[in-house]
RNA sequence: AGAGUUUGAUCCUGGCUCAGAGUGAACGCUGGCGGCGUGCUUAACACAUGCAAGUCGAACGAGAACGGGUCUUAGCUUGCUAAGACUGUCAGCUAAGUGGCGGACGGGUGAGUAAUGUAUAGUUAAUCUGCCCUUUAGAGGGGGAUAACAGUUGGAAACGACUGCUAAUACCCCAUACUCCUAUGUUCUUAAUGAAUAUAGGGAAAUGUUUUUUCGCUAAAGGAUGAGACUAUAUGGUAUCAGGUAGUUGGUGGGGUAAAAGCCUACCAAGCCAAUGACGCCUAGCUGGUCUGAGAGGAUGAUCAGCCACACUGGAACUGAGACACGGUCCAGACUCCUACGGGAGGCAGCAGUGGGGAAUAUUGCACAAUGGAGGAAACUCUGAUGCAGCAACGCCGCGUGGAGGAUGACACAUUUCGGUGCGUAAACUCCUUUUAUAUGGGAAGAUAAUGACGGUACCAUAUGAAUAAGCACCGGCUAACUCCGUGCCAGCAGCCGCGGUAAUACGGAGGGUGCAAGCGUUACUCGGAAUCACUGGGCGUAAAGCGCGCGCAGGCGGUCUAUUAAGUUGGAUGUGAAAGCCUACGGCUCAACCGUAGAACUGCAUCCAAAACUAUUAGACUAGAGUGUGGGAGAGGAAGAUGGAAUUAGUUGUGUAGGGGUAAAAUCCGUAGAGAUAACUAGGAAUACCAAAAGCGAAGGCAAUCUUCUGGAACACUACUGACGCUGAGGCGCGAAAGCGUGGGGAGCAAACAGGAUUAGAUACCCUGGUAGUCCACGCAGUAAACGAUGAAUGUUAGUCGUCGGGGGCCUAGUGUCUUCGGUGAUGCAGCUAACGCAUUAAACAUUCCGCCUGGGGAGUACGGUCGCAAGAUUAAAACUCAAAGGAAUAGACGGGGACCCGCACAAGUGGUGGAGCAUGUGGUUUAAUUCGAAGAUACGCGAAGAACCUUACCUAGCCUUGACAUAUUUGAAAAUCCACCAGAGAUGGAGGAGUGCCUUCGGGAGUUCAUAUACAGGUGCUGCACGGCUGUCGUCAGCUCGUGUCGUGAGAUGUUGGGUUAAGUCCCGCAACGGGCGCAACCCCUACUUUUAGUUGCCACCAUUUAGUUGGGCACUUUAAAAGAACUGCCAGUGAUAAGCUGGAGGAAGGUGGGGAUGACGUCAAGUCCUCAUGGCCCUUAUGUGUUGGGCUACACACGUGCUACAAUGGCACUUACAAUGGGAUGCAAAGAGGUGACUCUAAGCUAAUCCCAAAAAUGUGUCUCAGUUCGGAUUGUACUCUGUAACUCGAGUGCAUGAAGCUGGAAUUGCUAGUAAUCGCGGAUCAGCGCGCCGCGGUGAAUACGUUCCCGGGUCUUGUACACACCGCCCGUCACACCAUGGAAGUUGGUUACACCUUAAGGCAAAGCUUAUACCUUUGACUACGGUACGAUCAGCAACUGGGGUGAAGUCGUAACAAGGUAACC
Repeated sequence: AGAGUUUGAUCCUGGCUCAGAGUGAACGCUGGCGGCGUGCUUAACACAUGCAAGUCGAACGAGAACGGGUCUUAGCUUGCUAAGACUGUCAGCUAAGUGGCGGACGGGUGAGUAAUGUAUAGUUAAUCUGCCCUUUAGAGGGGGAUAACAGUUGGAAACGACUGCUAAUACCCCAUACUCCUAUGUUCUUAAUGAAUAUAGGGAAAUGUUUUUUCGCUAAAGGAUGAGACUAUAUGGUAUCAGGUAGUUGGUGGGGUAAAAGCCUACCAAGCCAAUGACGCCUAGCUGGUCUGAGAGGAUGAUCAGCCACACUGGAACUGAGACACGGUCCAGACUCCUACGGGAGGCAGCAGUGGGGAAUAUUGCACAAUGGAGGAAACUCUGAUGCAGCAACGCCGCGUGGAGGAUGACACAUUUCGGUGCGUAAACUCCUUUUAUAUGGGAAGAUAAUGACGGUACCAUAUGAAUAAGCACCGGCUAACUCCGUGCCAGCAGCCGCGGUAAUACGGAGGGUGCAAGCGUUACUCGGAAUCACUGGGCGUAAAGCGCGCGCAGGCGGUCUAUUAAGUUGGAUGUGAAAGCCUACGGCUCAACCGUAGAACUGCAUCCAAAACUAUUAGACUAGAGUGUGGGAGAGGAAGAUGGAAUUAGUUGUGUAGGGGUAAAAUCCGUAGAGAUAACUAGGAAUACCAAAAGCGAAGGCAAUCUUCUGGAACACUACUGACGCUGAGGCGCGAAAGCGUGGGGAGCAAACAGGAUUAGAUACCCUGGUAGUCCACGCAGUAAACGAUGAAUGUUAGUCGUCGGGGGCCUAGUGUCUUCGGUGAUGCAGCUAACGCAUUAAACAUUCCGCCUGGGGAGUACGGUCGCAAGAUUAAAACUCAAAGGAAUAGACGGGGACCCGCACAAGUGGUGGAGCAUGUGGUUUAAUUCGAAGAUACGCGAAGAACCUUACCUAGCCUUGACAUAUUUGAAAAUCCACCAGAGAUGGAGGAGUGCCUUCGGGAGUUCAUAUACAGGUGCUGCACGGCUGUCGUCAGCUCGUGUCGUGAGAUGUUGGGUUAAGUCCCGCAACGGGCGCAACCCCUACUUUUAGUUGCCACCAUUUAGUUGGGCACUUUAAAAGAACUGCCAGUGAUAAGCUGGAGGAAGGUGGGGAUGACGUCAAGUCCUCAUGGCCCUUAUGUGUUGGGCUACACACGUGCUACAAUGGCACUUACAAUGGGAUGCAAAGAGGUGACUCUAAGCUAAUCCCAAAAAUGUGUCUCAGUUCGGAUUGUACUCUGUAACUCGAGUGCAUGAAGCUGGAAUUGCUAGUAAUCGCGGAUCAGCGCGCCGCGGUGAAUACGUUCCCGGGUCUUGUACACACCGCCCGUCACACCAUGGAAGUUGGUUACACCUUAAGGCAAAGCUUAUACCUUUGACUACGGUACGAUCAGCAACUGGGGUGAAGUCGUAACAAGGUAACC
């Protein structure tokens, strides 16, 4: 010091979360020792038991007990022991009592208390103070009682009643008293009071104790200590608490107190407090300090220390120096206990302890040895204060659990690419040490003479022996640390983001690692990070945020000069800021924690002195701010009145006839009862065309015909006057569009609601026809808008340029000129600012002043409460709950029922089909033992399959084999290999028989092959194409996709690649912050079209011969073949274009603008396809999911779809006749010719290893026939007889003959191919293949029509625009309803808490009065006050609640489609 998280990515805003420190903690796992601290945060809940405040005999009487003394008796010799009696003038002592002092300290707790408290600083001239200290003076003389005790007596007890006796340092009286008190004077002094002094009156005591000293007593003064009272400042939240207050505020008289005072009382006055927050409500003891933080701050108030308050709850006083009293009294109440039922007792928030509550907090310990306290002269007694110990890892600090060596890097474990690697010098093993532990011995300080609970403790010595001692959390990122197995959106994890759906570094386990360590994690809370409430130190155009606008009281701020004061300010001094704590230094415990000493600090407050710049005060002056005056102009500024024309509508009349109106198209509607149209007149209301503009005016809302009247403001010019009069502005007051409300008018047009017609799946809408409120006027109310420049007001400063409105000035050439200035209003633009967009002298720049507002999204501008309103509603304004985002700007994509441009058999123009029929073939479905598997929109479906009868074959049935059908290696044994042939069986297989003995050799054996055996292993068309390689489809042969450097941008990115032209093309040219490069395009390659050269055999034949025949001689000119060249490049011309690229036309040419075809497929997209071609990770099977065999199946068949073939006929069928190809194939082959058969074919067989031989043409041509019919069309289906292939043709091949002769007469919606040698049509060949195709791949023959064009459909490209999309429109997303859960509002009511006021009753108590009295005593009575209690009416808070309202949340509910694109009616307020 930061990090994670919104996005495809970016910057910003903004919340959430994490890393740090801390705790009186708790919980989980674990646990060796010591020191020092700490330990009911909850029920101020209730308490058994013990202890916590007594002491003094040197105040007093008394003397029961103990002890002493004396006497007697007994045991008995003195002495000793025991018992009894007596003794209080006992230099022992003492229960109870009188008396004194102390029980007001010490100890506990934090309920109450927001000020009667606390902190700081003051005042007390308004006070008191026991014990203590100092000083002065004094202590003379008397008196009467009373407890104890004794007697009588009541009561269960607690506790009393009466009679009698007695003492005091108990009580009372008199005397004395300068300083005391009261009253009256004098002097001095103060803000007020007070000080000194004089006179008069009044007021005290214990000669008590002791042998003495001492101690004690009284008065006065002073001190010290402690306390009381008062003042100022500070000290929580809430305004959804705005008014409070009658002893209230003040005065006078009186009372009262130690003391000021409404503290109390009577009278008088009507004040006092409050927006600087009164009053009320909620919460809370305050401080030194503690935690955190760089600090400023924030949070907190355990332990220690200071103050306060309280002592079961409420009230009250007494005593006393001090209390309204924790371990005192009285009364009332609740609770507990005792009781003889009449009545009594009690108060742990003292120390232990118990119950209860709670996540949670200790022993019914020891001692007064130390420190301190009370009493006492003292010894001493008391002291749960205190000192110690016990329990608890609760915290801090320290120590240990061993050290050194030790590699064949052991074993186990884990992992592995099988080689190894990790754990790991770790262990074992060797040597060493003894902190700690255990045992034994010694043994403190704390104590200044005695006294030690702690304690035989700390510490020291000796012995033993590595011996007694390591865990917890984490390992996806943040955040240090990785692999294997299991699991399979399950189980689970999670602080945030998020993991888990079969290869999980995120779950669980293991190995390994990381961090801390006697602890480690989790939970809770505080501060920090958070500049996320911003004083230090934030913001408000679009992210949350400027009030709709003005006027203005308070408040805040305020121009220039001179003087003044000294409040702020600055400096100095003094006091205080308790101690402890923090910090620094030094020291003491072995160190540290801890403790001690000293210092610093305590940033504060107060007083005094000084300064006078600034702010402020007071006084005076000034004119630059502000205002006034004068002048001529501008303007939809406002209010009222008057007047006008155009148009709409209605009415009347005329003309006139069948329609009008409306829409995308229609209909409702109007019209033959005369509409619409047209002409004239009349009526009425509303709005004011053109001018008109980025124009003008106004504070904003807003203002538009013309004229008149009244009226506000601003600008300019002049510079006469005032002299800071100013700016802002919480509350307050006023204005304030539209809609709306009230009363009364008015009502032409328009038009919510409503009605009808359409549209639609629906259409409570959009469209149409009507139509009422309303819109208009007057007067009231309402008070809100996306009331927007989404930009508060004011002042000053900071480059420009170009318009426009108003006023003024200068110049001249006098104009529709030019220059300039002030004020307004626009455009563009620099610096600067901004997250960016953008703003930019009209700031969102730079500064100052004042006001308003914001603090994540939703819930919600909602609920409740208050205020306003006739209502509608407005204003003020939350919480529970829920999410991890919501949001702004910009980027590159994708998309749009956005735009522009362009292309393509995309449409159009044509042509032929498919969809209807039959058949073939593939698929789905169904069926089946099996109908093996895959392919699924385009981009699956005559696809994998270039060919399922067996095989293929992966499927099913049955029956076999298990190192295996196949590969490699090894162990052992046997045999050459191989061939022939028999039996059983469906076969695989099993059994049995015969022939045969090879090659090399050093004679041991070896090589190879086969069989058997055993082990490693083989094998798998089993799963995962969503783990992969390779290959392939598609967009698409579309023209795109990118990189380097540079530049621009905070950045994602941009530029280049955009623009103007052009092209089939990111093709080329020009321009340009770009310049270049790459993959694509094109070209290079192949075929084809022309020519040349070369070469002529198997090809060809013009010429010369020859033949049935290019057959042969001959020739290679031609055709042709196959090798090499040439040719085409916009090269030439004209036009056009920008003088370019190019385009149009032309010439020449076989071919003309890529000549025609092919091969060639950029970056990428579809988790596209394929694990069944192959390869391959992982998983799975291993006498089977492997391998043989037989038979079956893949060929099934109510049906649906795709792709084809054949047809429906006359452009045809049939019969006869007659020509012309090319690509190819051929030795287990092609087969001529000949013969047989109607034919498929068969027999025989020439030739051919192929430019030689063979396979081998059809449509077309010509002639005839058929004559429009289910036919001489069509050929399915079926019967029968055959042919061929093949072990085999039943399931299940192809073909032939004869017979049979279905459907079908051109095909609905829809849909498809094709732009020239193309479509259409005709045949031929080949691969696979024993055989089998209408399929596929090729070949040639014949050979068209049409394209105006790019509006539309589909697909694609470029640029641009919008976006709330990014899985990218097959996107996103809204609301009702239904279901579940959650919190919450209202609510008849009901329960409880707190509380104001009034009244009633009134305990104890003090006060007052009366009676009695010597007495203000006691007693009795009365009065007002008064706790608790009661009654009545309220206020407020909370709980529950039938029912009810909305809200939130919830992988796959319903209905629609409102928003995001022009979201399909632009959206929004």